Source information: The prediction has a mean pLDDT of 80. Predicted 3D model of a 99-nucleotide RNA (Glycine riboswitch aptamer) from Domibacillus epiphyticus. It was read from a public genome assembly, where an Rfam model found it.

[in-house]
RNA sequence: AUGAUAAUUAUUGGAGAGUCAUUCAGUUGACACCGAAGGAGCAAGUUCCAUAAAAGCCUAUGGAAUUAAUCUCUCAGGUAAAAGGACAAUAGUUAGAUG
Numbered sequence: 001a002u003g004a005u006a007a008u009u010a011u012u013g014g015a016g017a018g019u020c021a022u023u024c025a026g027u028u029g030a031c032a033c034c035g036a037a038g039g040a041g042c043a044a045g046u047u048c049c050a051u052a053a054a055a056g057c058c059u060a061u062g063g064a065a066u067u068a069a070u071c072u073c074u075c076a077g078g079u080a081a082a083a084g085g086a087c088a089a090u091a092g093u094u095a096g097a098u099g
Base pairs, nucleotide, nucleotide: 005095006094007093008092009091010090011089012088013087018031019030020029021028032079033078034077038075039073040072041071045066046065047064048063049062050061051060052059
């Protein structure tokens, strides 16, 4: 408090993936799997440089930088429950574009 938007708190909802052996015990081990904590990687675009044509802009090629995800990887995490959980909704708090 006109309140875009961002952060944060509370409440609610919130997926996926397992077998074998072992252990008092989902404890430990092997292999297999999941992607929605976190982490990592990348497109177009934009910018710069070089070369060509070329006064310059523009154009083409090459190189570099920047840059996204619910995409990709599977480091981490996870594959009973609990916990966690991207994301979404509601409410509060703080900041605040704009009016």

Rfam family: Glycine riboswitch aptamer. About the family: This family represents the bacterial glycine riboswitch.